Small-subunit ribosomal RNA from an uncultured bacterium, 1489 nucleotides, folded computationally. The RNAcentral record of the sequence draws on ENA, Greengenes and SILVA.
[in-house]
RNA sequence: AGAGUUUGAUCCUGGCUCAGGAUGAACGCUAGCUACAGGCUUAACACAUGCAAGUCGAGGGGCAGCAUGAUUGAAGCUUGCUUCAAUUGAUGGCGACCGGCGCACGGGUGAGUAACACGUAUCCAACCUACCGUUUACACAUGGAUAGCCUUUCGAAAGAAAGAUUAAUACAUGAUGGUUUAUGUGAACUGCAUGGUUUAUAUAAUAAAGAUUAAUCGGUAAACGCUGGGGAUGCGUUCCAUUAGAUAGUAGGCGGGGUAACGGCCCACCUAGUCGACGAUGGAUAGGGGUUCUGAGAGGAAGGUCCCCCACAUUGGAACUGAGACACGGUCCAAACUCCUACGGGAGGCAGCAGUGAGGAAUAUUGGUCAAUGGACGAGAGUCUGAACCAGCCAAGUAGCGUGAAGGAAUACUGCCCUAUGGGUUUUAAACUUCUUUUAUAAGGGAAUAAAGUCGCUCACGUGUGAGUGUUUGUAUGUACCUUAUGAAUAAGCAUCGGCUAACUCCGUGCCAGCAGCCGCGGUAAUACGGAGGAUGCGAGCGUUAUCCGGAUUUAUUGGGUUUAAAGGGUGCGUAGGCCGUGUUUUAAGUCAGCGGUGAAAAGUUGCAGCUCAACUGUAACCGUGCCGUUGAUACUGAGACACUUGAGUGCAGACAAGGCAGGCGGAACUCGUAGUGUAGCGGUGAAAUGCUUAGAUAUUACGAAGAACUCCGAUUGCGAAGGCAGCUUGCCGGACUGCAACUGACGCUGAAGCACGAAAGUGUGGUUAUCAAACAGGAUUAGAUACCCUGGUAGUCCACACCGUAAACGAUGAAUACUCGCUGUUGGCGAUAUAAUGUCAGCGGCCACGCGAAAGCAUUAAGUAUUCCACCUGGGGAGUACGCCGGCAACGGUGAAACUCAAAGGAAUUGACGGGGGCCCGCACAAGCGGAGGAACAUGUGGUUUAAUUCGAUGAUACGCGAGGAACCUUACCCGGGCUUGAAUUGCAUCUGACGUACCUUGAAAGAGGUAUUUCUUCGGACAGAUGUGAAGGUGCUGCAUGGUUGUCGUCAGCUCGUGCCGUGAGGUGUCGGCUUAAGUGCCAUAACGAGCGCAACCCUUGUCAUCAGUUACUAGCAGGUCAAGCUGAGGACUCUGAUGAGACUGCCAUCGCAAGAUGUGAGGAAGGGAGGGAUGACGUCAAAUCAGCACGGCCCUUACGUCCGGGGCUACACACGUGUUACAAUGGGAGGUACAAUAGGCCGCUACCCGGCGACGGGAUGUCAAUCCCCAAAUCCUCUCUCAGUUCGGACUGGAGUCUGCAACCCGACUCCACGAAGCUGGAUUCGCUAGUAAUCGCGCAUCAGCCACGGCGCGGUGAAUACGUUCCCGGGCCUUGUACACACCGCCCGUCAAGCCAUGGGAGUCGUUGGUACCUGAAGUGCGUGACCGCAAGGAUCGCCCUAAGGUAAAUUCGAUGACUGGGGCUAAGUCGUAACAAGGUAACC
Repeated sequence: AGAGUUUGAUCCUGGCUCAGGAUGAACGCUAGCUACAGGCUUAACACAUGCAAGUCGAGGGGCAGCAUGAUUGAAGCUUGCUUCAAUUGAUGGCGACCGGCGCACGGGUGAGUAACACGUAUCCAACCUACCGUUUACACAUGGAUAGCCUUUCGAAAGAAAGAUUAAUACAUGAUGGUUUAUGUGAACUGCAUGGUUUAUAUAAUAAAGAUUAAUCGGUAAACGCUGGGGAUGCGUUCCAUUAGAUAGUAGGCGGGGUAACGGCCCACCUAGUCGACGAUGGAUAGGGGUUCUGAGAGGAAGGUCCCCCACAUUGGAACUGAGACACGGUCCAAACUCCUACGGGAGGCAGCAGUGAGGAAUAUUGGUCAAUGGACGAGAGUCUGAACCAGCCAAGUAGCGUGAAGGAAUACUGCCCUAUGGGUUUUAAACUUCUUUUAUAAGGGAAUAAAGUCGCUCACGUGUGAGUGUUUGUAUGUACCUUAUGAAUAAGCAUCGGCUAACUCCGUGCCAGCAGCCGCGGUAAUACGGAGGAUGCGAGCGUUAUCCGGAUUUAUUGGGUUUAAAGGGUGCGUAGGCCGUGUUUUAAGUCAGCGGUGAAAAGUUGCAGCUCAACUGUAACCGUGCCGUUGAUACUGAGACACUUGAGUGCAGACAAGGCAGGCGGAACUCGUAGUGUAGCGGUGAAAUGCUUAGAUAUUACGAAGAACUCCGAUUGCGAAGGCAGCUUGCCGGACUGCAACUGACGCUGAAGCACGAAAGUGUGGUUAUCAAACAGGAUUAGAUACCCUGGUAGUCCACACCGUAAACGAUGAAUACUCGCUGUUGGCGAUAUAAUGUCAGCGGCCACGCGAAAGCAUUAAGUAUUCCACCUGGGGAGUACGCCGGCAACGGUGAAACUCAAAGGAAUUGACGGGGGCCCGCACAAGCGGAGGAACAUGUGGUUUAAUUCGAUGAUACGCGAGGAACCUUACCCGGGCUUGAAUUGCAUCUGACGUACCUUGAAAGAGGUAUUUCUUCGGACAGAUGUGAAGGUGCUGCAUGGUUGUCGUCAGCUCGUGCCGUGAGGUGUCGGCUUAAGUGCCAUAACGAGCGCAACCCUUGUCAUCAGUUACUAGCAGGUCAAGCUGAGGACUCUGAUGAGACUGCCAUCGCAAGAUGUGAGGAAGGGAGGGAUGACGUCAAAUCAGCACGGCCCUUACGUCCGGGGCUACACACGUGUUACAAUGGGAGGUACAAUAGGCCGCUACCCGGCGACGGGAUGUCAAUCCCCAAAUCCUCUCUCAGUUCGGACUGGAGUCUGCAACCCGACUCCACGAAGCUGGAUUCGCUAGUAAUCGCGCAUCAGCCACGGCGCGGUGAAUACGUUCCCGGGCCUUGUACACACCGCCCGUCAAGCCAUGGGAGUCGUUGGUACCUGAAGUGCGUGACCGCAAGGAUCGCCCUAAGGUAAAUUCGAUGACUGGGGCUAAGUCGUAACAAGGUAACC
């Protein structure tokens, strides 16, 4: 100090989450020791038991109990001892009692309290203070009771009563008196005021106690001090305004009462005030502070332990006593609860220490001691002290220590784990060697804490202190610590390992089980689940959960924002408030500086010191940022005074405008009415229909009526605060602007509340109503159409008055002031002038520099630089909703949440993709043509169905005559059956054999098994073959979504990129865009780009022309020979041809157009002309496209089977549907006869001439040929005849018969031949395919596979040989540029709402139940006060009774908050429900308010 998470990527905004620290914690796993500190956060819930406050006999009467003594008696006897009993307060002491002091401290808790409660500062001239200290004075004389004890009575008890008797430092009376108080009269001094101080004098009232024993302790009065308390005030101290008004003792006064004291604290009377937006009142929550945690700090959160203060003691009320209480372990009353009871009555209060129950995730011993510290009492010894000091329990915290250290490797062997099988890792780890002993165990020694006090003795002087000496006092504790012995001996876990975040592999699982702080992981190769190995982190702990601060500048004082992300009020006027021009002067409140007081201790920081260190503790300094006082300073702010003119305003003059209100007037148009002309339609739409019209419409002419709106001018023009304002004109009113510089002299700016204005729609009352037009009706459209379109049409639109008060009320930009480069247009003034150019002020616009901004953009009209004031924002949804309140006639408006839910929502820009957006361009894309498919029959493939099996794959374009370029067996992967298990095939090693094979026999369906006969080579090493054993097998089983390779498609489309530079925060852009051109990102020009690469083109093959070379098997012109005939032969190298090398075509030439590139031409020339034709060649990439069954390959699976051999069957099934083809439907034809011309290929298990046989398929002979040699070699065409428009002499399916061939074998299931049979079909619906020239169409030929063939398929070859293209509007596909986007899995996208289902929280709700605090009335305990005083008392006085006040209680009407409630409203969430398609593109009717 940051990081993760919105996107395809980017920059912002913005939330969520994490890493850190902390805790009185809890939970899980684990656990050796020591020190220090800590331990009911929940029920201020209820409490058994014990203890927590007593003490003094030196105050008193006494004496129950204990001890001692004395006396008396009895017993024993040692005659003065022992024991026992009784008596005796005589002594030590002392239960209970009277009395004194204490019990108001100490200890606990945090319920209440939002307050002078707390903190801090000041004040009390308005106060008190026991004990203690200092000082002064005094203590005289008397009296009567009472508790106890005793007797008696009542009661269960608690307890109570009566009688008799007694004491005091108890009580009372008198005396003395100073002081004080009160009153009166004076004097002096003093304070800001009320006043205060000192003093003189008179009157009245008022004290006391003794004890022990010889010296003290007490007593009374007074003053001062100390300590502690009481009171007053300033400032500070939580949230809610959905709490805005509160208040009758209330605010003040006069006079009283009361108090220690001031005071409405209380009372009578008088006045009507007082508090409040600077937040009263009400509600909620809460003890406050020192401090603690966190943070750089400012802050934020907390208030446990320790210290200070407050409050409380079961709940509520009250007083008594006392110096002090309205009293935790006191009293009285009321209430609730618990206990005892003889039912009549009584007792109690752990929020003291332990402890129990309960609650809860959760918090300890019914311990020891008064040794120390402190407290109460006491003269003291001493007693008491759950205060305190110690110990016990608990990893609940902090700190420290340990679980060993050094050496020890060919980095050994093994195990777990991984592996590419080489190894790696665990791992210097271990073993082993050497060493140490903290800790542990055992033994021994052994403190300080006791500075001191008590008691005894001695000494000194200041006579109550000090010193000396002796004695005694230790809980913790035989603890800390020290020494010795033993021996590595007694001691390691927890969490994590996808990123954030340090640490990775294997196995299992298979969107299951599960994980998860956020993002997210898991659907068969999971570093994310579970386990293992390994690693990382921390370590006697480690993780999780909860909470707080931090990070979060995410409430922003330090330190944020508001055009578009959340956020400027619709606008103005204006109150409070905030802020405010220039000069001089006074003051010193703010401000600044010095000094003083205070800011408790502890804590914190720093230094030093003590426990072995540290934590801890001690000590010193600092800090405590604050408050108060005082002395100065005077720039700024404030306050006061005096001036000023530039801000602001006034005046005079000019000119401007759709500024406002009221009145008058005008023309055109729409509609309606009347009359005329006129005739059949009008109107409306994409097309129609509803509607109007022969009762005369529409059209047209004339006249008339009514209402509303104002064409042109007209313009990023003008005016207004905004909303808004437009025909002309009159009146009234408002306003900015300019010029002048006469007047005032800061009069200003902003503006919470408040007031006013405020489009459209809407509301009320009345009027008006021509047009238009929600609702509504009809017609269309549509799957539907409650819409878009059409015909009608009412509110409304208009006017008057009154409401409403909202809009995307927008510049999405609050108002004001000042400053800050320029260019340009325009409106209204003014100056100057020449009607130009130009200057200036105020507006309205455009472009741009700096600057700003996330960017887009803004840019003197700021979103720049500054100041002032107001308003508003703090993730999305829920929601501008609910409740409450206010306003409104209503509609509704203003204010305005929460639960719950998500990890995003959002802004700007980028690249793509897409659009029923735009522009440009291309393609057999359309159009123009030719021929087909879709209808028939058949062939073939697919789907479906069937089946034991109908093996598998391919499925829009890009599957379907596809893998398959040959399924009768084989193939074959499928089914049934029969066999084999190192196996059918391949191979290494070892051993053995000599075979293997062929022929025959037996068995079997075959595989297989058995038998007979025959049968190798050799260089002697062996080869080859077989058998056996062994190691490897084998799999067309799964995954093409693990892969390689190959392929299809976009697409032979023109695109796809890179380097450097430049631009941008960045993603990215530029280049590659623009203009022209091209088949082309082809080229040229232009240009912050310059170059380059992969593609295009070219290079390659082939066809077309020519030349050269070469001629056999090809060719044959000339020469020669020769045949029935034939290049048949000699020969030739001319031609054709073959096959090798070259030439040729480049817009090169001409003309026109053009800057160029290039285009064009009945151009020329040329075999070929603008890419000459065809082929091969397929950029970056897309489709998780296809293929694990061509092959290869990771992983998984099977192993007497999912392997393998064999026989048979199936892949050929058949209601049906689709694709691709063949043959046809005929005369451009069929049939018959005759007849001409190819090319590519292929051939020895072959092609076969020729001859013979057969109608024929073919058979039997025979010849040539391993091929430019031999073989195979056309058909359409052309000529002649016939058929004559018909289901035919078309068509040939299907069927019957007879055959041929291949082959072990044609039944399932071959092809071909002949004869016979002779189906559908007469040109094919919607729709759809191919083709632009040697093309389509048509005709035949060849080849691969192959024994044969289901081939009509595929791949090639040649023959004959057309038509059409105006053109790019439209359909489809593609390219480039641009635009919009809420898409990025990219439109087969995204996404909205109702309904249906489940879950969740919430509003309303007839009510029901509880709760809160007041009000009114009734009743009213205890108690203070007041009154009374017939009863008692000699009296003082008391009893009694009454009054006032009041707690609790009751009643009543409302109120607050909460729980619950049939039903009901919307909301949120939830892989695959229903209906539509509202939004995002012009989203198909632009969207939105």
It matches the Rfam family "Bacterial small subunit ribosomal RNA".